Molecule: SAM riboswitch aptamer (S box leader)
Parts: sequence; structure tokens; C1' cells
RNA sequence: AGCUUAUCGAGAGUGACGGAGGGAACAGGCCCUUUGAUGUCCGGCAACCUGCAUUACUGCAAGGUGCUAAAUCCUGCGGAAGGAGAAUCCCGUACAGUAGGUGCGGGGGAGCUUUUUUCGAAAGAUGAGAU
Repeated sequence: AGCUUAUCGAGAGUGACGGAGGGAACAGGCCCUUUGAUGUCCGGCAACCUGCAUUACUGCAAGGUGCUAAAUCCUGCGGAAGGAGAAUCCCGUACAGUAGGUGCGGGGGAGCUUUUUUCGAAAGAUGAGAU
């Protein structure tokens, strides 16, 4: 580095250093941040591996790796269900009235736009395994 597989709504700082951006990448949104973020060290947490106890569930430890704002911060692609809106069609009614039109009220189904929920995919992160 790619592959397989499991997990990703739990948990974790009133510390020290440092001094400007940061939340993986692109876009949109929303946040964090000189009341000092991101980062490093220390501290902490305990998902996977590991060790111990247990028939098992599970518990303890913190050795390996990891993590330590917000759901992987949210959305992006596809399916399903629901809401709203405009247009269209039908019915009733009022107006002026030849046709037709306008206003108001009600109703219908497929499509369109938008939005909510949910499922899946994609991308990503972490562990474990084999290459």
C1' cells in the first nucleotide's frame, strides 16, 4: 500500500508547553477558537487484541494499538413512507354574461419542486487477520 472482516448515537481534562487557525478530502451548512482552539507532553477512557477470574453472561487490569467537542458534526448517491407548495383536471357558487373568463370554497390521481423519517450504498476512521 491494497484485500478480508468487525465496529463506528457509550466513555474520557479547571494540568503543562505553544500561539493561529481548526472540525480527513471537495461542495453546501453548522460549529470550535486569543475566556488560547488544532497540535505536543502529561493525565484520562476502555472499542479491538492481550492477561487474569468466570461454565457462560460478564467483571478486573491497562501490556499492544486506538481514542479523548458536537452521530463518522449534518447533507451529497439510490429505495420506501409521510407532509407542504405551484401547475393541471373536476364539482359547487358569485359576478358580469354569446362564447368564454374572473373570484371564492371543495375534491382527485400520476408527474414536478421542496422537506421530514427510515433503510441501503459510497467515502472515511479504528481494530484484528492474511498478503